[in-house]
The RNA shown here (small-subunit ribosomal RNA) has 1506 nucleotides and comes from a Bacteroidota bacterium. Model confidence (mean pLDDT): 80 of 100.
RNA sequence: AGAGUUUGAUCCUGGCUCAGGAUGAACGCUAGCGAUAGGCUUAACACAUGCAAGUCGAGGGGCAGCACGAGGUAGCAAUACUUUGGUGGCGACCGGCGGAUGGGUGAGUAACACGUAUGCAACCUGCCUGUAACAGGGGAAUAACCCGGAGAAAUUCGGACUAAUACCCCAUAAUACAAUAUAUCCGCAUGGAUAUAUUGUUAAAGAUUUAUCGGUUACAGAUGGGCAUGCGUUCCAUUAGCUAGUUGGCGAGGUAACGGCUCACCAAGGCAACGAUGGAUAGGGGAACUGAGAGGUUUGUCCCCCACACUGGAACUGAGACACGGUCCAGACUCCUACGGGAGGCAGCAGUGAGGAAUAUUGGUCAAUGGAGGCAACUCUGAACCAGCCACGUCGCGUGAAGGACGACGGUCUUAUGGAUUGUAAACUUCUUUUAUACAGGAAUAAAGUGAACCACGAGUGGUUUUUUGCAUGUACUGUAUGAAUAAGGAUCGGCUAACUCCGUGCCAGCAGCCGCGGUAAUACGGAGGAUCCGAGCGUUAUCCGGAUUUAUUGGGUUUAAAGGGUGCGCAGGCGGGAUGUUAAGUCGGCGGUGAAAUUUUGCGGCUCAACCGUAAAAGUGCCUUCGAAACUGGCAUUCUUGAGUAUGGAUGAAGUAGGCGGAAUUUGUGGUGUAGCGGUGAAAUGCUUAGAUAUCACGAGGAACUCCGAUUGCGAAGGCAGCUUACUAAACCAUAACUGACGCUCAUGCACGAAGGCGUGGGGAUCAAACAGGAUUAGAUACCCUGGUAGUCCACGCAGUAAACGAUGAUUACUGGUUGUUUGCGAUACACAGUAAGCGACUGAGCGAAAGCAUUAAGUAAUCCACCUGGGGAGUACGUUCGCAAGAAUGAAACUCAAAGGAAUUGACGGGGACCCGCACAAGCGGUGGAGCAUGUGGUUUAAUUCGAAGCAACGCGAAGAACCUUACCAAAUCUUGACAUACCGUUGAAUACGAGGUAAAGCUUGUAGUCUUUCGGGACAACGGAUACAGGUGGUGCAUGGUUGUCGUCAGCUCGUGUCGUGAGAUGUUGGGUUAAGUCCCGCAACGAGCGCAACCCUUGUCCUUAGUAGCCAGCAGGUAGAGCUGGGCACUCUGGGGAGACUGCCAGGGAUAACUUGGAGGAAGGUGGGGAUGACGUCAAAUCAUCAUGCCCCUUAUGAUUUGGGCUACACACGUGCUACAAUGGCGUAAACAAAGAGAGGCAAAGCCGCGAGGUGGAGCAAAUCUCAAAAAUAACGUCUCAGUUCGGAUUGCAGGCUGCAACUCGCCUGCAUGAAGCUGGAAUCGCUAGUAAUCGCGAAUCAGAAUGUCGCGGUGAAUACGUUCCCGGGUCUUGUACACACCGCCCGUCACACCAUGGGAGUCAGUAAUGCCCGAAGUCAGUGACCUAACCCUCAUCAGUAAGCAUGAGCGAGGGUAAGAAAACGAGGAAAUGCUUGUAAAAGAGCAGUUAAAGAGAAGAA
Repeated sequence: AGAGUUUGAUCCUGGCUCAGGAUGAACGCUAGCGAUAGGCUUAACACAUGCAAGUCGAGGGGCAGCACGAGGUAGCAAUACUUUGGUGGCGACCGGCGGAUGGGUGAGUAACACGUAUGCAACCUGCCUGUAACAGGGGAAUAACCCGGAGAAAUUCGGACUAAUACCCCAUAAUACAAUAUAUCCGCAUGGAUAUAUUGUUAAAGAUUUAUCGGUUACAGAUGGGCAUGCGUUCCAUUAGCUAGUUGGCGAGGUAACGGCUCACCAAGGCAACGAUGGAUAGGGGAACUGAGAGGUUUGUCCCCCACACUGGAACUGAGACACGGUCCAGACUCCUACGGGAGGCAGCAGUGAGGAAUAUUGGUCAAUGGAGGCAACUCUGAACCAGCCACGUCGCGUGAAGGACGACGGUCUUAUGGAUUGUAAACUUCUUUUAUACAGGAAUAAAGUGAACCACGAGUGGUUUUUUGCAUGUACUGUAUGAAUAAGGAUCGGCUAACUCCGUGCCAGCAGCCGCGGUAAUACGGAGGAUCCGAGCGUUAUCCGGAUUUAUUGGGUUUAAAGGGUGCGCAGGCGGGAUGUUAAGUCGGCGGUGAAAUUUUGCGGCUCAACCGUAAAAGUGCCUUCGAAACUGGCAUUCUUGAGUAUGGAUGAAGUAGGCGGAAUUUGUGGUGUAGCGGUGAAAUGCUUAGAUAUCACGAGGAACUCCGAUUGCGAAGGCAGCUUACUAAACCAUAACUGACGCUCAUGCACGAAGGCGUGGGGAUCAAACAGGAUUAGAUACCCUGGUAGUCCACGCAGUAAACGAUGAUUACUGGUUGUUUGCGAUACACAGUAAGCGACUGAGCGAAAGCAUUAAGUAAUCCACCUGGGGAGUACGUUCGCAAGAAUGAAACUCAAAGGAAUUGACGGGGACCCGCACAAGCGGUGGAGCAUGUGGUUUAAUUCGAAGCAACGCGAAGAACCUUACCAAAUCUUGACAUACCGUUGAAUACGAGGUAAAGCUUGUAGUCUUUCGGGACAACGGAUACAGGUGGUGCAUGGUUGUCGUCAGCUCGUGUCGUGAGAUGUUGGGUUAAGUCCCGCAACGAGCGCAACCCUUGUCCUUAGUAGCCAGCAGGUAGAGCUGGGCACUCUGGGGAGACUGCCAGGGAUAACUUGGAGGAAGGUGGGGAUGACGUCAAAUCAUCAUGCCCCUUAUGAUUUGGGCUACACACGUGCUACAAUGGCGUAAACAAAGAGAGGCAAAGCCGCGAGGUGGAGCAAAUCUCAAAAAUAACGUCUCAGUUCGGAUUGCAGGCUGCAACUCGCCUGCAUGAAGCUGGAAUCGCUAGUAAUCGCGAAUCAGAAUGUCGCGGUGAAUACGUUCCCGGGUCUUGUACACACCGCCCGUCACACCAUGGGAGUCAGUAAUGCCCGAAGUCAGUGACCUAACCCUCAUCAGUAAGCAUGAGCGAGGGUAAGAAAACGAGGAAAUGCUUGUAAAAGAGCAGUUAAAGAGAAGAA
């Protein structure tokens, strides 16, 4: 310090996530020791048991218990019993002090509660310290004890006795208190201090060992408290108004004290947008964590403060409490009970239950520190100090150290018998002993106090000596001995993020912080080996800060990413021009006070180190006092003119409001002319029209809008504003520089304006036109189109208050380069034109920006103010509130959910976007397919099997250039198991091979005969058989693991690279543009210059010529010769064949064109603009095809998914499709006779002549390994004859009979021949295919495969057309451009309803619970007051009166915890009660009437009765 994640890639915006640190933690795995610190975060939930506050006998009466002494009784005695306060001591009691500290907890509290700083002239303070003074005399009670009563108990009542440092009275008394008077001084407003005088009131306690300790009053101090004030202190405005003791005053009461603290009266105030009131949450601080800091979060342990003590209320006592271990009352809960009544309060320390993920021992000691009481000894002290438990944190130590192999065993991996790794690791050798175990020694913590003795000063202190006191602890620590001995795990290993392989699994099991892994080769799951990181710990979870500049003060933004309010005016607020003076609030500086300690930082020191601790300093950025400074901001005063405004003079405009006027057009009315249609559309129809439309003429009516001018023109704050004219109103601008003198800018709340649409009331209503109706379109058409048509559109007055109210750009001011157009002024005037001011536009710099872009009209550089934003969705939704007649507007969340959403730009792809171009793509033609029969392939079906593959174009006469067996992979049956095939080992044999025999469906099986080579004689080679094991074998799976091969876009013209340049970048440029081409072909231009793969050319073939060579080819000339014939000699001229050359290059001419490329025409030429044809297929696409050509990873089978054999199947057949053949006939069929090719093939072959057969063929065997021989006849064609338009002399399917050929074998299942039979079919619907010249069409010939078996395939030649205007349309393709929310790329993406399930939320008749408040009623304890009654020791009086005190009781009043109640309305539920049903009839309905049913004792039935 950053990283991952949006995209095909990029830049940006923006969220989510990670790496770090921390914790009172918890959970998982693991665990040797020590030091130190910490340990109920949840239920302020409930608590058994023990302890946590007592002490003083030197206050008192006393003596229950204990001990001692003394006496008595009994006993020999020990001893027992008993008496005695005599002594030590002391339960209970009276009395004093302390239980207000210490300890716990954080419920409440948003507050003077806390922090900080001040104030009290408005206060108190026990114990402690100091100073001054004093303590005289008397009295009456009461508890304990005793007696008696009530009660289960707790407890309580009565009688009698008694003491005090308990209580009371008198005396004395002031610097106390109260009142009055006077004087002096001071201050900070009320005021304060001091002094003097007079009067009045008020005190005391004793104890003792005679050292002392106490008591009372007053003043002062210290300590501790109380009160007041400034500033600071959470969130919500979907809490905006709150307040009657409320704010203030006078008086009084009350308090320690001020005060509405309380009361009577008077006034009507007080608080609040600088956030009152209300609600939610919360103890506050020092500090802790984190962070570079600013900040953010937290506040457990330690310290300070506050609050609380089962819940609520209340007071008493006291110096201090409204009191944790006190009291009273009420409530809830628990316990005891004799049922009458009582007791209790762990948020003290332990501990228990409960809750919870979770937090310890019912320990020791008062030795130290501290506290209470005491003269003291001492007692008490769960404060405290120690120990126990817990890896909960931090720190420290150890689990050994050195040597030891080109490296053991084992494990793992592997390219595999080689290696790598674990790994110097181990073993082994040497060494050490922290720790451990055993034994021995052994502290400090004790300062001080107590007791005793002595000394000093001299009156209670100090000193010396001595004595005693240690829980922890025989601990820390030290020494000796033993011996590597007692001691390592956890997590991770896809990226972020250090660390990789194998096996298993197969979208399963699982992982996951984010992105994401897993669907048969997972470095991501599980295991193993190895590695990495930490280490007595390691991971996970939770929470906080950081990273996050992701709330931005430091330190962000708002054209398009979230974000400028629709616009103006304007109060508060914020900010504000020049000069001078003054002030000192802000600001800056100095001194001082404070900012507790601990913490933090630094120095030094102590525990063996460290953590930890001690000590010193710094810091604590703050608050306060005081003294200065005066630049800046502010205040005050004076002044200036440039900001702002005014004035005068011009000039401008669709600026606004109100009125008047105008013409054209639409519609409509009346009348005329006139006749059959009009209207409307892509095409129609609805509609109008013979009752006279449309058209046309004339005259009317009415409403609305203003043609041309008209323009990136003008005006206005925005919305917006357009005929002409009048009136009124407003404004910016220019010129002048006369006046004022900062009067300014912005603006939350507020006020006003605010398109269209909408609402209300009343008018108006021509056009247009939501809704609606009809007609079309369509699969549908609640639309687009058409015909109608109502609100509305218009006016007046109101409401509403929103828009993509947009420049998606708030207002104001200043500054910063240019070019150009235009509007209105000024200037200058001449119609030209520099200049200047204010506008409205365009273009381009610097700069800015993520980019697009903005660019003096900024999105630049600065300043001020306002508004707004903080991931997407949920949602501008819900609830609440305000406004509105309503519609709705404004304000405006959360739960839940996702890892993105988004902006700009890039490359592609796509578009029923655009431009240009090409192709048998269309068009123009010719011939087909689709109909028939047959052939062939496919689907489907069938089957034991009908083997498998191919699937739009680019599968379907395809793999298959040829299934009767074989092939063959399929099925049935039979058979083999190291195998049909390969290599290696052992044994036996001598073969192999050939010819048999038996047997079988066949193979397998059984069996006979003949029959080797080489040698150094050991053997070897080879082969067969038998055996054993490695292995063979697989047309089994995966073409989505692959190689190779192939198809397709497409023979389309494209696809890229280097360097340079441009861009933040993806990328661009080049390759685009202007021409041209079949072509990214070429030319020109150009920030590009070059290059590569493609194009073209080079290759083959064909077309012309030359040359060369002539046999098996040819025959012109010469000769011979035949029935005929290059047949023969001979020749190589010609044809032809083979080789080698020439030729064509836009080379020439003319026109066009940029004078280019090129193009049009022409000449010559066999051929002319790539001459025709072929081979040749760029980067890539389709996870295209093929594991069944072959090869191959992995998986699978191994007496079978391998191998052999026979037979069957691949040839099935209702049907559907593709590709073909033959036809439907006269441009033809048949017959007769006649003519002309090319290219091929041939030895297990082609086969001639001849003969036989109607023929297929048979026989025969000349010739030929081929320019020699053979296949071999070419056929269409032409000539002649016949048929004459018919299901025919067309057509040939099908079938019968008879034959031929191949082959072990033609049944399933071959081909051919002859005779006979003679089906469908008379040119083919929708649709669809091929072809642009030697092409289509038509005619035959050949070959491969092959024993045989082509209508298929591949070749060959013969005859030989028609048409192309053209590129609008269909299909495919190329280039440029444009849009995009697509990138798996339009077969894309994506919206909404519905159905089902689930999650969260809103509404909902209501219901339940809680919190706070209000009115009224009842009202405990308590406090206060008044009154009456009663009681009464001290003191007084005693007839009476006055003062004081106040326990108890009655009454009253206010307050008061708590409890109760509240009209009306009322669903569901619960409880109780009452009523009840059905049918028929009747009625308007209700009532009514009738019948049936219901009436304990199983069920059914019959009769009768009430």

RNAcentral holds the sequence, with entries from SILVA.